This is a predicted structure of a 74-nucleotide RNA (transfer RNA) from a hydrothermal vent metagenome. It matches the Rfam family "tRNA". Gene Ontology term of the family: triplet codon-amino acid adaptor activity. Model confidence (mean pLDDT): 81 of 100. The RNAcentral record of the sequence draws on ENA.
RNA sequence: GCGCCCGUAGCUCAGCUGGAUAGAGCGCCACUCUACGGAAGUGGAAGUCGCACGUUCGAAUCGUGCCGGGCGCG
Numbered sequence: 001g002c003g004c005c006c007g008u009a010g011c012u013c014a015g016c017u018g019g020a021u022a023g024a025g026c027g028c029c030a031c032u033c034u035a036c037g038g039a040a041g042u043g044g045a046a047g048u049c050g051c052a053c054g055u056u057c058g059a060a061u062c063g064u065g066c067c068g069g070g071c072g073c074g
Stems, first nucleotide, its partner, number of pairs: 001073007010026004019057001028044005050066005
C1' cells in the first nucleotide's frame, strides 16, 4: 500500500430484507426481605448506535470519505 471483518449502555453482545418509544444478559443505584450480608423479588439510571457528508418522507441499518481495532496479502 491492497483486500476482508469489527466499532450499539460501565462490560459482553443482539438488532443491520430501512419504519412505531434502540434492546438483552452481567454490572451499578434504590426499595422489599434479612440480626447483617448474600441470594431472591420489584423498580430505576445509564446510549451523539466511532465521526462527517450524502441518498430517502424516514438511516443503528444503504452509499462515500475519515478515525480506531483485528486478520490476510504484498